A computed fold for a 79-nucleotide RNA from a soil metagenome, annotated as c-di-GMP-I riboswitch aptamer.
Of the family's consensus pairs, 86% are formed in the model.
Formats: sequence, C1' cells, structure tokens
RNA sequence: AAACGGCAUAACCGGGGCAACCCGGCGACGCAAAGCCUCCGGUCCCGGGGCUCGACCCGGGGAUAGCGGGGUUGCCGAA
Repeated sequence: AAACGGCAUAACCGGGGCAACCCGGCGACGCAAAGCCUCCGGUCCCGGGGCUCGACCCGGGGAUAGCGGGGUUGCCGAA
C1' cells in the first nucleotide's frame, strides 16, 4: 500500500450530576490503538484559604484516556 472491519467530534433528544462531565439514542469531525488504566505533567469543575475582585496557595474532592507522557492488550499485511 491493500483487505475485513472497528471506534465515534460537534449539534440535537432523554437521563444523572452543584459543576466540569458522564450514560443511552441519533449523528460523524476525525482516529492505526480515538481499546483499557489517572502513575507523571497539562487543562477544566467543586470546596477551603487569601484577596476589594483577581492573581496566588492547598498535603482537599472530582473531570478529561478524543491534551500529552507512561503502562498494558490488540486486527491485517509489503513485512
């Protein structure tokens, strides 16, 4: 390169949550791990402190695996 396929952005509908966001349906922007896991960093939400408001701080809680890094499993094949 090819082949069988796979996943499912945003929006919309229904539901959960204070929220970020998540679940189901519909729908595809894209994805060779856009399969799975929060260990590290980032970003976002909530709480506390600080402050006129913020910036900032927390050894508090949560979210994002489709933000990177890392771990782990994995289809086909010129190989």